[in-house]
Order: sequence, then C1' cells, then structure tokens
RNA sequence: GGCCGCUUAGCUCAGCUGGUAGAGCACUCGGUUUACAUCCGAUAGGUCGGGGGUUCGAUCCCCUCAGCGGCCA
Repeated sequence: GGCCGCUUAGCUCAGCUGGUAGAGCACUCGGUUUACAUCCGAUAGGUCGGGGGUUCGAUCCCCUCAGCGGCCA
C1' cells in the first nucleotide's frame, strides 16, 4: 500500500435483506440472613464509533473518516 471482518448499556454479546433497541453478568434498591454470601423481586443505565447521504422512517442501505483484528504484498 491492497483486500476482508468487527465497532450496540460498565463487561460479554443478540437484533430475522428498514418501522419507536434487548438478554446475561455487574451496579443500585428491596426481600431472605444476627451479618455476609447464595437465592428471589424491582429500578436505573444507550446521540447503536464520528460525520454526511437515501427514505415518510436507518443499528440495518450508500459515501467518508477513525479505532481494533486478520490475510496479501
């Protein structure tokens, strides 16, 4: 330098060829316990990597930039 893949909650990851974004763990609160852990219940937490475009509507499609990983040279 060329090509491919990935980027979504604090962490690990789903999201079916476009229709108001979810799970598990963790955090917080409550129950249980003398207390802690375990277990049970509930709550909160997201400009979906940045920018632009298409569309009535974009995590999803297109362009561009950035980061990470791999292959080739």
Molecule: transfer RNA
Organism: Microgenomates group bacterium GW2011_GWF2_46_18